[in-house]
RNA sequence: GGACGAAAAGGGCAAACCCUCCGCGAGGGGGGGACGCAAAACCACGGGGCUCCACGAGCUGGCCGGGUUGCCGAA
Numbered sequence: 001g002g003a004c005g006a007a008a009a010g011g012g013c014a015a016a017c018c019c020u021c022c023g024c025g026a027g028g029g030g031g032g033g034a035c036g037c038a039a040a041a042c043c044a045c046g047g048g049g050c051u052c053c054a055c056g057a058g059c060u061g062g063c064c065g066g067g068u069u070g071c072c073g074a075a
Stems, first nucleotide, its partner, number of pairs: 004073002012037002017032006035062001041068003045065003048060005
């Protein structure tokens, strides 16, 4: 350094649900809240799922693959 994910430390994120705002909608932003997460950080490139003023536009990275970056450390 790569691969991998036991233990520990310091941190990080935040499902459902509630309030609020945006969006036709899927869904998203903010606040509260924690089911979980070593990439639950970022990217719609491929597949899946979903939405619509429906056939081309969207949403989902906390569905999977892939790409980029990243804390700690045994076998």